[in-house]
RNA sequence: AGAGUUUGAUCGUGGCUCAGAACGAACGCUGGCGGCGUGCUUAACACAUGCAAGUCGAACGCGAAAGUCUUCUUCGGAAGGCGAGUAGAGUGGCGCACGGGUGAGUAACGCGUAGGUAAUCUACCUUCAUAUCUGGGACAACACCGGGAAACUGGUGCUAAUACCGGAUACGCUCCUUAGGUGUAGGCCAAAGGAGGAAAGGCAGCCUCGGGCUUCGGCUCUCGCUAUCAGAUGUGCCUGCGUAAGAUUAGCUUGUUGGUGAGGUAAUGGCUCACCAAGGCGACGAUCUUUAGCUGGUCUGAGAGGAUGAUCAGCCACACUGGAACUGAGACACGGUCCAGACUCCUACGGGAGGCAGCAGUGGGGAAUAUUGCACAGUGGGCGCAAGCCUGAUGCAGCCAUACCGCGUGUGUGAAGAAGGCUUGCGGGUUGUAAAGCACUUUCGAUAGGGAAGAUUAUGACGGUACCUAUAGAAGAAGCACCGGCUAACUCCGUGCCAGCAGCCGCGGUAAUACGGAGGGUGCAAGCGUUAAUCGGAAUUACUGGGCGUAAAGCGCGCGUAGGCGGCUUGAUCAGUCGGAUGUGAAAUCCCCGGGCUCAACCUGGGAACUGCAUUCGAUACUGUCAAGCUAGAGUAUGGAAGAGGGAAGUGGAAUUCCGGGUGUAGCGGUGAAAUGCGUAGAUAUUCGGAGGAACAUCAGUGGCGAAGGCGGCUUCCUGGACUAACACUGACGCUGAGGUGCGAAAGCGUGGGGAGCAAACAGGAUUAGAUACCCUGGUAGUCCACGCCGUAAACGAUGUCUACUAGCCGUUGGGGAGCUUGUGCCUCUUGGUGGCGCAGUUAACGCGUUAAGUAGACCGCCUGGGGAGUACGGCCGCAAGGCUAAAACUCAAAGGAAUUGACGGGGGCCCGCACAAGCGGUGGAGCAUGUGGUUUAAUUCGAUGCAACGCGAAGAACCUUACCAGGCCUUGACAUCUAGCGAACUUUCCAGAGAUGGAUUGGUGCCUUCGGGAACGCUAAGACAGGUGCUGCAUGGCUGUCGUCAGCUCGUGUCGUGAGAUGUUGGGUUAAGUCCCGUAACGAGCGCAACCCUUGUCCUUAGUUGCCAGCACUUCGGGUGGGAACUCUAAGGAGACUGCCGGUGACAAACCGGAGGAAGGUGGGGAUGACGUCAAGUCAUCAUGGCCCUUAUGGCCUGGGCUACACACGUGCUACAAUGGCCGGUACAGCGGGUUGCUAAGCUGUGAAGUGGAGCUAAUCCCAGAAAGCCGGUCGCAGUCCGGAUCGGAGUCUGCAACUCGACUCCGUGAAGUCGGAAUCGCUAGUAAUCGCGAAUCAGAAUGUCGCGGUGAAUACGUUCCCGGGCCUUGUACACACCGCCCGUCACACCAUGGGAGUGGGUUGUACCAGAAGUAGGUAGCUUAACCUUCGGGAGGGCGCCUACCACGGUAUGAUUCACGACUGGGGUGAAGUCGUAACAAGGUAGCCG
Repeated sequence: AGAGUUUGAUCGUGGCUCAGAACGAACGCUGGCGGCGUGCUUAACACAUGCAAGUCGAACGCGAAAGUCUUCUUCGGAAGGCGAGUAGAGUGGCGCACGGGUGAGUAACGCGUAGGUAAUCUACCUUCAUAUCUGGGACAACACCGGGAAACUGGUGCUAAUACCGGAUACGCUCCUUAGGUGUAGGCCAAAGGAGGAAAGGCAGCCUCGGGCUUCGGCUCUCGCUAUCAGAUGUGCCUGCGUAAGAUUAGCUUGUUGGUGAGGUAAUGGCUCACCAAGGCGACGAUCUUUAGCUGGUCUGAGAGGAUGAUCAGCCACACUGGAACUGAGACACGGUCCAGACUCCUACGGGAGGCAGCAGUGGGGAAUAUUGCACAGUGGGCGCAAGCCUGAUGCAGCCAUACCGCGUGUGUGAAGAAGGCUUGCGGGUUGUAAAGCACUUUCGAUAGGGAAGAUUAUGACGGUACCUAUAGAAGAAGCACCGGCUAACUCCGUGCCAGCAGCCGCGGUAAUACGGAGGGUGCAAGCGUUAAUCGGAAUUACUGGGCGUAAAGCGCGCGUAGGCGGCUUGAUCAGUCGGAUGUGAAAUCCCCGGGCUCAACCUGGGAACUGCAUUCGAUACUGUCAAGCUAGAGUAUGGAAGAGGGAAGUGGAAUUCCGGGUGUAGCGGUGAAAUGCGUAGAUAUUCGGAGGAACAUCAGUGGCGAAGGCGGCUUCCUGGACUAACACUGACGCUGAGGUGCGAAAGCGUGGGGAGCAAACAGGAUUAGAUACCCUGGUAGUCCACGCCGUAAACGAUGUCUACUAGCCGUUGGGGAGCUUGUGCCUCUUGGUGGCGCAGUUAACGCGUUAAGUAGACCGCCUGGGGAGUACGGCCGCAAGGCUAAAACUCAAAGGAAUUGACGGGGGCCCGCACAAGCGGUGGAGCAUGUGGUUUAAUUCGAUGCAACGCGAAGAACCUUACCAGGCCUUGACAUCUAGCGAACUUUCCAGAGAUGGAUUGGUGCCUUCGGGAACGCUAAGACAGGUGCUGCAUGGCUGUCGUCAGCUCGUGUCGUGAGAUGUUGGGUUAAGUCCCGUAACGAGCGCAACCCUUGUCCUUAGUUGCCAGCACUUCGGGUGGGAACUCUAAGGAGACUGCCGGUGACAAACCGGAGGAAGGUGGGGAUGACGUCAAGUCAUCAUGGCCCUUAUGGCCUGGGCUACACACGUGCUACAAUGGCCGGUACAGCGGGUUGCUAAGCUGUGAAGUGGAGCUAAUCCCAGAAAGCCGGUCGCAGUCCGGAUCGGAGUCUGCAACUCGACUCCGUGAAGUCGGAAUCGCUAGUAAUCGCGAAUCAGAAUGUCGCGGUGAAUACGUUCCCGGGCCUUGUACACACCGCCCGUCACACCAUGGGAGUGGGUUGUACCAGAAGUAGGUAGCUUAACCUUCGGGAGGGCGCCUACCACGGUAUGAUUCACGACUGGGGUGAAGUCGUAACAAGGUAGCCG
């Protein structure tokens, strides 16, 4: 410090996620030791048991027992001493208000910080100084008598005190009066006078009197006591500032705010009361609701911040829940009291007892948190003079890897790189110096011995302590997570969208580095992972430090309140601001420097820091405030001029419609085409007149005006604003603007008018699968006017208002100045608007650019992932419609912006192609052939499936082929290699069987040799292995199809761009062509195009048999023969064509057009040749091949069957439907090819297929081999025919082991459909289509198919609007699996959360009323009463009782609020393959969107 994730890729926006630190943690796996911390975060739930607050005999009165000793004894016991003034309870004092626990309540002077108390108290302690005199009456304990189960309690009687009470005295105390002094101050100090108020003694020692003892007195010391002044400590009260969230809580308050007086308190104060006034708080957030103890600190962070408030420390609050007071210095009291309530326990049923949020511990709750331990040795606390006692405070120990820190689990050597594991390309690699082995060491632990400090005299729980020494022996001590990317670390096996993983992206559908296991590796380590919650990263709340044209985000626009901000000069002040000083900021923590535990954690000394607050002194530039001025901001006055600015009244013409009259006749109207509609009752058309409403053509313009919405005929009236010129006046009067208020298109609402046209709804007609739409014919609200509402729009420049500054150029509009000018014209300067381009700058880019989105300032509004949702609930507004404000649960990992490359478009432009058009001939109808689908079947083997499968693999299924089916057989196998044995190999014949096969039988003894044996072959045996047309073409190679013979596809360097990318390759021409030329931030290059190759067309040269024959000769008349080499031809090599030449066009180019010459002319015709790539295209069944599967079978052999089935559908063909023809007769002319397992001649036989025959030919020689259409003649005469030939019957031929299933051909007979083919669709541009025959491959036989060959031989192309395909440029895009794309809504199903909901049940709370325990205060006619007074009667005072006031619990009524449940219901979200349509994205097929 960043990284992953939106996309095909890019930049930016933006969320989600990760890496870090940290924890009072928990869970999983594992676990050696020590140190040092921590340890119920949940039920402030309930608690058994023990302990946690006592102490003092030096305040006081009482006062045992066990035991023991002595004496007496009736031996039963009694008395006395010691125990002992002890135990014990009681009176009294001090303490129990500390210490310890918890965080329920509390949003508060509770806490923090800084102050105040001139408004307070303070036991014990300290200082100063004083006094302690004199009387009195009781009550416990105790004794006796009672009550009660108990707890406890009543009566009578005795008694002490430092218990209680009276009196005296007293000060510097309190109060009153009042000179004086003093303070900023409401006050304080105070001479003098008056009044009032105290006490308690105890212990020890000494002395004295009388003295035997006791008693009394005195002195000293000490502890107490009383009053007082100060201090210290602690407390109370008050104040400034700070201290969570919600405005979907906006108004709250009646003791409320203040005053006077009184009461009350330690003390101020409405704290309380009476009276008076009507205030007080609140947008700087009152009140209400929710949540919460606060702080020092802790965690994190660079910091600022954010989160948090365990342990330690300070403060507060609480003690079963609620209320109350008493005592006391201090409490409204955790281990006190009273009352009420809930709960638990005891009970004799009458009554009682209790409060672990003290330490342990129990139950419960929970993911989860320890011992019913030791000791007061230390520190501290209470009491005590002290000894001492008490102390679950504390010190220690125990439990838990809960956190932090430290140590160990060995060290060195050791290659045969052992074994084993894993893997492998089978060679090896790896685990791995790792182990073993050898040599060492002993930390920790174990055993034993010694042994501290902590304690000053004494006292040690810890303590079997720490620490030291010795002994033995590598001995007792390693796991966890991860290994696709982020993120360090890879292979094998298993699994097969299953099981599972996952923090995000995402893995898994048969080769998973992502699941599970293993080996290996990586990281950390006595721990390692996971989970929860926190900060960080996150500049995703932005103070430091973000944004708002299009990503989320500028209010629709003004005016204006509060607030914020504010021109120039001078002076004053010092509030802000800055500096110094002082006080404080507790300690601990953090940081720095040291010190102590062996180190560290930990502990500790010092320093710094605590960024804060307060006080004080100073500075005075800036801001503020005050005062005085100024004119540049702002405004007023004067002159001028533009304008659809606003409001009202009047008025004009054109047009539509309607009404009336005329003319006139059959249609009009409307559409893509129609129909509904109107019209013979006279429409439309035309003309005249009239009525009525609405809107204002031309001018008209990125022209004008207005804040925005918006404003358009003309005239008049009223009226707002801006502009300009000159510069008179005022003197900062300004800018912005939360709330507030006004204006605010259209639609809509209310009332009343008006209503021509248009036109939601509605009706009809069309369209359509449907058409509640688009189109048409009608048509009502509405649109118009007046008044009143509504208050929203994509109210947009998607750009808030104001101010200043920062290059220019060109338009246009309003005003002004100067110049030229015949001019209404031109030019120039200036100013206000309104536009276009553009520099700098800016921006993610697009773009903006003096009219900023630049550079700055002021103020306001708004944003913080998408969806849910601008929705629900609540509130406000509205007549309603609805508007404003405005969430959450849940869900996703994206949603969105700009630009890029493609692809696509029922977008555009240019261009091409038998693409259309123009033609010719077909298919689709018939019969048949063939292939496919489907069906059938034991099997009908498999593959190919839009173009680009379907006469395709198959250039040829009767057996074989053959992969399929049935049956019969084989198991190292039909085939390959290796081992061993035997035998040469091989062959003859017979039997059984469907055959495979089995059995029997005959002949044969080979070749090489180093004589051991070997090679080939056959048989047998065992195993390694063979074998598979089994699966996967979506694991592959190779090959192929297709776009497409389309003209494209790329690269290097450079340049541009943040980048993806662009440029080049675009543009202007041109071409068949990215062909060429020109231009050009590009310059070059590659693969394609073209050319080179083959063939064909012309000529030449060479050669001349088997081919040829012009001339010559012979001839059987056949190039047959001689001969010839001219021609044809053959097959080798050359020539030729290049826009080369001429003219025109073009840009002086490329090129095009025309022409000449030429056999051929503009790539001459044809072929081969197929760029980068696309389709997971096709093929595992040509072949090869990974993986998987079968192995007496999914392999192998055989026989028979099937692939040939047949209701049907489709493709491709053949033959036809006839006269351009059929039939008969005659007759002419090819080329490519094939042939010895062959082609087969002549001849003969047969109607024929064919048979016979065998010449010739290994082929320019012989054969196949007769070409056919054509031509000549004849016949048929438009018909199911002399067309057509299917089908069927009969008879044959040939091939072949074999033609039944299932061949081809021949002859005779039979003679079906079919009369040119619906929608639709195919081929072809010249030697082409059409038509005619011939040959070949495959092949025993079996083409209408395929591949070739020649013969005859057309028509048409205006042209590119349209259909299809393609290329280039451009445009739009929400597509990128790329339009066979994407995607919306209803419905149906499942699940989830949520709103409404008759209501139901809880919680909290307001108001009104009832009620009123305990207690306190007040009153008191009843009862009662030790101290004081008394005249002895009583009184004062007190207590009980009763009453009143306040008040807790409780109750009633009625509201508010919140939570849960709720039949039914609303929408929402999510969910591989549901239904219906197709709304959006392209002009998305009606442009879309907002209200």
Annotation:
A computed fold for a 1491-nucleotide RNA from an uncultured prokaryote, annotated as small-subunit ribosomal RNA. It matches the Rfam family "Bacterial small subunit ribosomal RNA". Rfam links the family to the GO terms structural constituent of ribosome and ribosome. The prediction has a mean pLDDT of 84.